[in-house]
RNA sequence: GGCCUAAACUCAAGUAAAUUGAUUACGGAGGAACCAAUCAUUUGGGGUUAAUUCUGCCUUGCAGAAAGGAUGAGAUCAGCUCUUUCGCCAUCCUACCCGUCAGCUAACUUCGUCGGCUAAAGCGAAGG
Numbered sequence: 001g002g003c004c005u006a007a008a009c010u011c012a013a014g015u016a017a018a019u020u021g022a023u024u025a026c027g028g029a030g031g032a033a034c035c036a037a038u039c040a041u042u043u044g045g046g047g048u049u050a051a052u053u054c055u056g057c058c059u060u061g062c063a064g065a066a067a068g069g070a071u072g073a074g075a076u077c078a079g080c081u082c083u084u085u086c087g088c089c090a091u092c093c094u095a096c097c098c099g100u101c102a103g104c105u106a107a108c109u110u111c112g113u114c115g116g117c118u119a120a121a122g123c124g125a126a127g128g
Stems, first nucleotide, its partner, number of pairs: 001118004008024001010022004025113006035103001044101001045098004052066006068093005082128007
């Protein structure tokens, strides 16, 4: 300097740091009517995330496929600068939580702003 993720900016306190608080911004959960459901309720059920499902095998792990997601700092569109979209190709891709309980959901209530990676980096077609 750049990237994934909601996971950041600013201000104040603190000598400074740690830490705490607040505004804004981004993200999640609970929660009426109407609607939906008319069956469900241990084969428990549910939530966050793109991250689920299926198949095979030497089966407690490994491999593959599909779905979904991320990156690729480039080139072209008269030239230059900035920037956006699409296609192909390549590489990579889960873990955790609630605790018997929650459909949607206005008002309202409530929670989070962590953590991880990188010096390496393809091609084509267009837009502003």
Predicted 3D model of a 128-nucleotide RNA (c-di-AMP riboswitch aptamer (ydaO/yuaA leader)) from Peribacillus butanolivorans. NCBI's taxonomy places the organism under Bacteria, Bacillati, Bacillota, Bacilli, Peribacillus. The model forms 92% of the base pairs in the Rfam consensus. The sequence is in RNAcentral, with records from MGnify.